Context: one part of a larger RNA
This record gives sequence, C1' cells and structure tokens, in this order.
RNA sequence: UUGGGUUUAAAGGGUGCGCAGCGGGUACCAAGUCAGUGGUGAAAGCCCGGGGCUUACUUCGGGAUGCCAUUGAAACUGGUAUUCUUGAGUGCAGUUGAGGACGGCGGAAUGAGUUGUGUAGCGGUGAAAUGCAUAGAUAUAACUCAGAACACCGAUUGCGAAGGCAGCUGUCUAGACUGCUACUGACGCUGAGGCACGAAAGCGUGGGGAGCGAACAGGAUUAGAUACCCUGGUAGUCCACGCUGUAAACGAUGAUCACUCGUUGCUGGCUACUUAGUAGUCAGUGACUAAGGGAAACCGUUAAGUGAUCCACCUGGGGAGUACGUCGGCAACGAUGAAACUC
Repeated sequence: UUGGGUUUAAAGGGUGCGCAGCGGGUACCAAGUCAGUGGUGAAAGCCCGGGGCUUACUUCGGGAUGCCAUUGAAACUGGUAUUCUUGAGUGCAGUUGAGGACGGCGGAAUGAGUUGUGUAGCGGUGAAAUGCAUAGAUAUAACUCAGAACACCGAUUGCGAAGGCAGCUGUCUAGACUGCUACUGACGCUGAGGCACGAAAGCGUGGGGAGCGAACAGGAUUAGAUACCCUGGUAGUCCACGCUGUAAACGAUGAUCACUCGUUGCUGGCUACUUAGUAGUCAGUGACUAAGGGAAACCGUUAAGUGAUCCACCUGGGGAGUACGUCGGCAACGAUGAAACUC
C1' cells in the first nucleotide's frame, strides 16, 4: 500500500461552518461509446476460421482489425441551458422550547453586624478531642448588610452543532416543527488544509468573597496515617475583559441520502370524527421485538440490517502519547509524533 475493519477486542476527528477536491436529480445535445450502410485499406505478410497436397512445411480462396463519410441508439462518461420540479432553499400563516446575549426584580436558606430576652454550656463524633463560650456563646425575637445558588413544579420531559442550558420578568437575537404549495430552479451532499465555538481545572488584569473548599494548620484514628472522620482555612469557586483548547468532550456508535415486519408510551403541530377522547398524518424522543446482523452482550425504521457518496482513523503488548525537531501558548502545557531495546 492493498485487503479487512473502527459500540465493548487496535480504530469515529470534541462540535460546527466551509475554499479546493471527490462523487451528484430531471431534460436536451450526441463529443467519447454502441449499432447499421457505403467508400477506402495494391499484392504479399500478420491474425481468425475453412479447402487441397496422408500430415507438416507449403498453398488456394474468404474474413476481421484501421481510416473516412453517412444513417441511427441514448444506458454510461462528457457537454449544454431562455428545460423541469420531486432534492435544496425562499415566502405566507401558525406553533414551540431550561436555545443565546444584556438588563431589572424576588423569596427561602446561610453567614455577619446591632439591639432585646436568657444562662451555662455549645459544637462535633463510632467514641472523642482540637474549636467556640461568663469579655455572655448556643438558643430565640426584631432590624440591617453581603454574596452565591434557584426547593416544590421536574419527568423515561424540553431546547441546542457540540460544550451545555432551569426562580420571575423586559429588550434584543438564532433555530426547529407544522400547514399552504405562492416563488427560485440542482442553487445540493461530503469536506484534506483553514476559520469559529468548545465542560472543569489552570493562567493574566481589575473587582467580589456568604457558603463550600485543593494547599496548609490543628484534633482524632492507626504499628505508622503526609489519608478516610472532626475543627479551622488560603487559592479557587462568582463578575468583567483576555488567554488556554483539553475530558470516560460517551450513544465509548462521523455526516448525508434511499430502502426494509410489528407492538406500546411521551413531546410539538395538523386533519377528520360520533370531541374528557378516538383514528390518521408529519417532526422529534423512549421501551419491547420479527427478519437481518453480531464473537457474544446486544443492535433492531433514532440499525450495529440492506445499499450509495465523502471525510477521519486502526494494523501485536510494552517502550510512549515518551524523545527529538517543528508549530502554538504568558506559563502550565497543547498539537504533530518516532526509534533502539524488550516480550
């Protein structure tokens, strides 16, 4: 490299947009392609299949391969465009949701402060101790302040490309679905590089800091205890702006299209009817299963079934996601990514 593979054995890129590239609906044309006819292709030779010397060598006659012209075919490739409407998109009318950004507001809880009541404990654990408390704690009542998160509803729910998104409300904003089939007319799919987004932790600058809490300190436990448990507690967690670019970024399952029995829920529309609903239909989201697949577990119209196109990736374990180099980053580190050796 080919072949074969990629849910769990090695292997789907974290996700999207998208230049090049690849492959791509219908119609028309007929350049390639295919078929017919005519002309030409000197003879010999080569090739094919026949005849004659017993065969063969040899010889006789026939044909094909080529080129040109012309008439057609239209499956495939190609080309064309004042072709088409089913793919794709737009429009109109509705619907839908924790989709996103920025504001405003709210109550519960927690902690703190002040004041009052009140007195000896509180707290914590398996049991304790450290800790707090007569300078009046804990408890309780009132008032005030602060930051963070939003109980119930809440779900097998919903939305989003993924990461992710949940109190209420306003403004701005993106999408999806359904119905109508009015418009455009292949504008579509995938997508190496590229660009953008991307949890948590971490980093820079400036704020903020209630609770929680790496590090750290103390108390326990223990043979020890650099832990698990307890009392404290800094960074952080929160906000703004900028960086980082990784995760079991998981459905461990790339995207798109077509096809292939059924049963039963949920969500959002639409239609009909005999209207608490039933039936049908479109889109999504779950469970069970026939065929088929699979090593099995299982998957099973949301495929891991049957096909098509494009991209990514794998090729024994360790060494190693390491070294070296390069690129990126403030750094931490990330991306790319070997070999010797060894089993």